RNA sequence: UCAGACCAAACGCCGAGUUCUCCGGCCCUCAGCCGGAGAAGCGGGGGACCCAAUCUUUGGGGCGAAUCCGCGUAUGCGGUAGGGCAAGCCACCUCCUGUCCGAGCCCGGCAGCUAACCCCGUAGGCAGAAGGAGGAGAAAUG
Numbered sequence: 001u002c003a004g005a006c007c008a009a010a011c012g013c014c015g016a017g018u019u020c021u022c023c024g025g026c027c028c029u030c031a032g033c034c035g036g037a038g039a040a041g042c043g044g045g046g047g048a049c050c051c052a053a054u055c056u057u058u059g060g061g062g063c064g065a066a067u068c069c070g071c072g073u074a075u076g077c078g079g080u081a082g083g084g085c086a087a088g089c090c091a092c093c094u095c096c097u098g099u100c101c102g103a104g105c106c107c108g109g110c111a112g113c114u115a116a117c118c119c120c121g122u123a124g125g126c127a128g129a130a131g132g133a134g135g136a137g138a139a140a141u142g
Stems, first nucleotide, its partner, number of pairs: 012126003018040009041122006051112001059110001060107004068079004082101005090137001092135005
């Protein structure tokens, strides 16, 4: 100097998955962590009239961007609806370019929409390189 691997912190990323209060425990105390209960915020499901629909072993349905098509004996491969990222005052919209994903899980014979109402979740996983153009705003300061 170059390349690779691992660990930590910070700036960050996907996602609804954040903040606060009380009780108990770990800890000498503080701080911090764990468990339980509750609240706010965010997210999801069920559920009338009206409207829609004419389905119901060709089962049906939900979360999610993750659908669909072709090839292959198969592991898989190619594409695709769709989705994410590309820092630099804050957050947002559009286009181009580049790059990545395009899974998995659940309900259990059953659910269109749906006011009131009822129920549930608040996880998990990443990590190294920083493109261009345009638009429309907010806040602070002067």
The RNA shown here (c-di-AMP riboswitch aptamer (ydaO/yuaA leader)) has 142 nucleotides and comes from a Syntrophobacterales bacterium. The sequence was found by an Rfam model in a public genome assembly. The coordinates come from a structure-prediction model, not an experiment, and the mean pLDDT is 78.